[in-house]
RNA sequence: GCCUUCAUAGCUCAGUCGGUAGAGUGCUACCUUGGUAAGGUAGAGGUCACGGGUUCGAUUCCCGUUGUAGGCUCCA
Numbered sequence: 001g002c003c004u005u006c007a008u009a010g011c012u013c014a015g016u017c018g019g020u021a022g023a024g025u026g027c028u029a030c031c032u033u034g035g036u037a038a039g040g041u042a043g044a045g046g047u048c049a050c051g052g053g054u055u056c057g058a059u060u061c062c063c064g065u066u067g068u069a070g071g072c073u074c075c076a
Base pairs, nucleotide, nucleotide: 001072002071003070004069006067007066010025011024012023013022019056027043028042029041030040031039049065050064051063052062053061
C1' cells in the first nucleotide's frame, strides 16, 4: 500500500433483508431479614464510532473518514 471483518448501555453481546433499540451482568431505590448474603420488584443509563447521501422515514442501504482484528505484499 491492497483486501476482508468488526464498531450498539459501565462491561459482554443480541437485533432488524428500512418503521424509530433489547438481554445478561453491573449500578440505584425499595421489599424480604435482628443484620448481611441470596432472592424478588421497580428505575436510571444509548446522538447504534464520526461526517455526508438516498428515502416520508436510516442502527439497517450507498460513499468517505477514524479506530479494531485478520490476511496478502508473489514472479519478472
Record summary: Predicted 3D model of a 76-nucleotide RNA (transfer RNA) from a Clostridiales bacterium. The same sequence occurs in records of 2 taxa. Its mean pLDDT, the model's own confidence on a scale to 100, is 80. The source organism's lineage runs through Bacteria, Bacillati, Bacillota, Clostridia and Eubacteriales.